[in-house]
Context: one part of a larger RNA
RNA sequence: GAUUGAACGCUGGCGGCAUGCCUAACACAUGCAAGUCGAACGCGAAAGCACCUUCGGGUGCAAGUAGAGUGGCGGACGGGUGAGUAACGCGUGGGAAUCUGUCCAGUAGCUGGGGAUAACUCGAGGAAACUCGAGCUAAUACCGAAUACGCCCUAUGGGGGAAAGGUUUCGGCCACUAUUGGAUGAGCCCGCGUCAGAUUAGCUAGUUGGUAGGGUAAUGGCCUACCAAGGCGAUGGUUUGUAGCUGGUCUGAGAGGACGAACAGCCACACUGGGACUGAGAUAUGGCCCAGACUCCUACGGGAGGCAGCAGUGGGGAAUAUUGGACAAUGGGCGAAAGCCUGAUCCAGCAAUGCCGCGUGUGUGAAGAAGGCCUGCGGGUUGUAAAGCACUUUCAGUUGGGAAGAUUAUGAUGUUACCAACAGAAGAAGCACCGGCUAACUCCGUGCCAGUAGUUGUGGUAAUACGGAGGGUGCAAGCGUUAAUC
Numbered sequence: 001g002a003u004u005g006a007a008c009g010c011u012g013g014c015g016g017c018a019u020g021c022c023u024a025a026c027a028c029a030u031g032c033a034a035g036u037c038g039a040a041c042g043c044g045a046a047a048g049c050a051c052c053u054u055c056g057g058g059u060g061c062a063a064g065u066a067g068a069g070u071g072g073c074g075g076a077c078g079g080g081u082g083a084g085u086a087a088c089g090c091g092u093g094g095g096a097a098u099c100u101g102u103c104c105a106g107u108a109g110c111u112g113g114g115g116a117u118a119a120c121u122c123g124a125g126g127a128a129a130c131u132c133g134a135g136c137u138a139a140u141a142c143c144g145a146a147u148a149c150g151c152c153c154u155a156u157g158g159g160g161g162a163a164a165g166g167u168u169u170c171g172g173c174c175a176c177u178a179u180u181g182g183a184u185g186a187g188c189c190c191g192c193g194u195c196a197g198a199u200u201a202g203c204u205a206g207u208u209g210g211u212a213g214g215g216u217a218a219u220g221g222c223c224u225a226c227c228a229a230g231g232c233g234a235u236g237g238u239u240u241g242u243a244g245c246u247g248g249u250c251u252g253a254g255a256g257g258a259c260g261a262a263c264a265g266c267c268a269c270a271c272u273g274g275g276a277c278u279g280a281g282a283u284a285u286g287g288c289c290c291a292g293a294c295u296c297c298u299a300c301g302g303g304a305g306g307c308a309g310c311a312g313u314g315g316g317g318a319a320u321a322u323u324g325g326a327c328a329a330u331g332g333g334c335g336a337a338a339g340c341c342u343g344a345u346c347c348a349g350c351a352a353u354g355c356c357g358c359g360u361g362u363g364u365g366a367a368g369a370a371g372g373c374c375u376g377c378g379g380g381u382u383g384u385a386a387a388g389c390a391c392u393u394u395c396a397g398u399u400g401g402g403a404a405g406a407u408u409a410u411g412a413u414g415u416u417a418c419c420a421a422c423a424g425a426a427g428a429a430g431c432a433c434c435g436g437c438u439a440a441c442u443c444c445g446u447g448c449c450a451g452u453a454g455u456u457g458u459g460g461u462a463a464u465a466c467g468g469a470g471g472g473u474g475c476a477a478g479c480g481u482u483a484a485u486c
Stems, first nucleotide, its partner, number of pairs: 001486004006482005013358006019351002021316001026314003030311003035073003040070002043067001048061005080269003089194007098186002103182007111145001113143002120135006151160003165174003195241003202232003207229008244266004248259004271292005294305004322348001324347003330344001331342004361391004371382004395427001397422005405413001430475005435456003441470005451458002
């Protein structure tokens, strides 16, 4: 000098665009953040209104609505965090032994049956969470049968395996089954690169390799049995510490050094540890089971919970925001669609946290006014500065108009941007420094005191170095200090 996710002190007018828990991966009250489909299926209210009534009620509309349940798809995306990890984790370049819902293209099908079960009703248990028994019922839920070009197994003999309907304006459309290819996504393997310590030198028994088997979508000590005794290591094994990695960011002429906030890609994690289930895909943040710690409810028998989602609270800290609006746009899930959901997202709020832009007036004005300060008492300086005179109205303010972002429609933003009119210099300047380095000097006070200080140093009675004042210098809605990097 440049830089920062900064903080602190003093000060503070406006706008645009960004950014905003770096610390306790500490604990969390409350609300919301993942639903949707009646064009898969069987059930099915109530309020209210109308009519009738034997005043008990009944019937119709509400309404096949609300609603829960079975079933399908989605909750593996999106969003957060960086604890762990020095690793095929990441980056880059290759590889073969794999899977892939939805999507695209092709081929062939979609026949005929069956038995259940939730919801519901009845009964029972429980404080609750919820659970149990009996009975009824549907399906695109479940199970046989038939068929099988292609498919799978076997290895030439053969064996095995599927399906579901819905809707229609009757044209179709959406589904379903098997299989081939593609696309996309994912799993696996390898070469090279990837922090520090030798005051870490030896490490390793599933260890290294082979055979056989198991397991997996798939290769493989991934696992098991048997056999062999290997494998790694000063080109740094092992161990210890630290750390998510990258595109990039900062700095620097570059080489390099430091960093990895925001944005994007990959990885890992979801109270701590372990486990599998479902599924095309998870070993699953707002799913399940077990154990643990913690919190809450309890009728003491037993239950419930997981903000490193968005807000918000306590705590920690030098320090970091609203319990906001909308699905209008972009995108996502479901649905044939209408649409519903979406704290993703788009916006708004707060903060000079940063960058950029603008303003706080302009011209004229010498009696060089008053006041202040200095003085050698003549004057000098503040200083064209002020006042005065003549103008202007950016920004802010008030009133009126008013887009684009949206396509025929739909605008949270929005008292929007922008435009016009109006009024009035009106509402808008500070901070640090002034001995040298280093731009900027005098007086008073103090008297090695009080203090100052980045360094050199300064202060013990004339201090340009402390405190104040006048004056000056530098930056400016900021200025300085501290911390950190080059």